[in-house]
Description
Transfer RNA from a Candidatus Wolfebacteria bacterium, 75 nucleotides, folded computationally. The same sequence occurs in records of 2 taxa. The coordinates come from a structure-prediction model, not an experiment, and the mean pLDDT is 81. Its Rfam family is "tRNA". Rfam's curators write: Transfer RNA (tRNA) molecules are approximately 80 nucleotides in length.
RNA sequence: GCCGACGUAGUUCAGUGGUAGAACGCCGCCCUCAUAAAGCGAACGUCGCAGGUUCGAUUCCUGCCGUCGGCACCA
Numbered sequence: 001g002c003c004g005a006c007g008u009a010g011u012u013c014a015g016u017g018g019u020a021g022a023a024c025g026c027c028g029c030c031c032u033c034a035u036a037a038a039g040c041g042a043a044c045g046u047c048g049c050a051g052g053u054u055c056g057a058u059u060c061c062u063g064c065c066g067u068c069g070g071c072a073c074c075a
């Protein structure tokens, strides 16, 4: 330099045009002599950024940024 995949909650991921979700974690309650487990509840997101298409975009298109992988180049 070329090609591809990925970027969504604190973490790991799902969702692929029509209300943003799960598990774990954190916090509170319950239980216990106490801790853990089990149970109940609450909080947590500019869906990487900017444009475009659309009545409507996390989802489709374009550019950029970041991460990972492959190829090429070099000594």
Stems, first nucleotide, its partner, number of pairs: 001071007010024004018055001027041003048064005